This is a predicted structure of a 350-nucleotide part of an RNA (small-subunit ribosomal RNA, central domain) from an uncultured bacterium.
[in-house]
Context: one part of a larger RNA
RNA sequence: CUGGGCGUAAAGCGUCCGCAGGUGGGCAAGCAAGUCAAAUGUAAAAUGCCGGUGCUCAACAUCGGCAUCGUAUUUGAUACUACUUGUCUAGAGGAUGGGAGAGGCUAGUAGAAUUCUCGGUGUAGGGGUAAAAUCCGUAGAUAUCGAGAGGAAUACCAAAAGCGAAGGCAGCUAGCUGGAACAUUCCUGACACUCAUGGACGAAAGCGUGGGGAGCGAAAAGGGUUAGAUACCCUUGUAGUCCACGCCCUAAACGAUGAGAACUCGGUGUAGGGGGAGUCAAUCCUCCCUGUGCCUAAGCUAACGCGUUAAGUUCUCCGCCUGAGUAGUACGGCCGCAGGGCUAAAACUC
Numbered sequence: 001c002u003g004g005g006c007g008u009a010a011a012g013c014g015u016c017c018g019c020a021g022g023u024g025g026g027c028a029a030g031c032a033a034g035u036c037a038a039a040u041g042u043a044a045a046a047u048g049c050c051g052g053u054g055c056u057c058a059a060c061a062u063c064g065g066c067a068u069c070g071u072a073u074u075u076g077a078u079a080c081u082a083c084u085u086g087u088c089u090a091g092a093g094g095a096u097g098g099g100a101g102a103g104g105c106u107a108g109u110a111g112a113a114u115u116c117u118c119g120g121u122g123u124a125g126g127g128g129u130a131a132a133a134u135c136c137g138u139a140g141a142u143a144u145c146g147a148g149a150g151g152a153a154u155a156c157c158a159a160a161a162g163c164g165a166a167g168g169c170a171g172c173u174a175g176c177u178g179g180a181a182c183a184u185u186c187c188u189g190a191c192a193c194u195c196a197u198g199g200a201c202g203a204a205a206g207c208g209u210g211g212g213g214a215g216c217g218a219a220a221a222g223g224g225u226u227a228g229a230u231a232c233c234c235u236u237g238u239a240g241u242c243c244a245c246g247c248c249c250u251a252a253a254c255g256a257u258g259a260g261a262a263c264u265c266g267g268u269g270u271a272g273g274g275g276g277a278g279u280c281a282a283u284c285c286u287c288c289c290u291g292u293g294c295c296u297a298a299g300c301u302a303a304c305g306c307g308u309u310a311a312g313u314u315c316u317c318c319g320c321c322u323g324a325g326u327a328g329u330a331c332g333g334c335c336g337c338a339g340g341g342c343u344a345a346a347a348c349u350c
Base pairs, nucleotide, nucleotide: 004321005320006319007304008303012318014201015200016199017198021194022193023192025088026087027086028085029084030083033081034080035077036076037075038074039073040072041071042070048066049065050064051063052062053061054060091191092188093187094186095184096183097182103177104176105175106174107173108172109171110154115149116148117147118146119145120144121143125136126135162169163168206247207246208245209244210243211242215241216240220236221235222234223233258317259316260315261314262313263312266295267294268293269292270291271290272289273288274287275286276285299306300305323350324349325348332343333342334341335340
């Protein structure tokens, strides 16, 4: 290489877009490049195989035939693939219509709560814990009432719910804006799928500059626990958490399950849309499409389990794996302000 694999044993890139490349729907005609057939040439000899012959046999030698990855030319075949032309609508896209949604961005705004400030009432405690102490409080705390300031997050609704490619998204209102589903079957007519390199997005933490800072809270300090306690518990508390702009690019980035397409029993929830039946209108009933859950037939699986949302049966394309440790490390390269990231070995040991 062939072969075998990738939910949990090693293995699906965090996600999407997408050039090259690979692959690609129905019908008809043409062509004959791939493909198939025949003929001819070539394919040195030896070697190999088959049948003889010669050494007493054999090895060995020798004769004849065959074989010899292939390749060139010529003549044909036309199912499939490619190519050319025409055509079709089942893939894909568009149009129209009424709906659903925490999809994204920007601006505004609301109430509850915490904290702080001011004022009133009021007096000796409060807070915290398993128990305490540090801590706060007669300079009047805690509690309670009123007023104000400021920041962050949006109880109930709320759900196995919804939306998004993933990360993720939740008070309310407005503006701008992306995508999907359904219905009509009107238009285009294969315009498609996947995608090395490349590009974009990418939780939290972290970094740069400037703001902001209520609560929480790495570090730090004190108290307690303990043999010790650089912890767990308590009292404080800085970065940070928030905003703007620019970086970083990693996660158990998980469904530990790449994307697309087709096929293969059912049952039961739920979300969106539609049809039928029914009704004054509706609930209820029934069917279809799309999404999202649970339980299962066949089948698959080492088992667990998966099971029309497949890990079943197949096809196309991409990524990845090849004993454990060394090691996702060293070196080199590229990227980054830095922390570091990406790519990625070997000696040696078992």

Source information: The RNAcentral record of the full RNA draws on ENA and SILVA.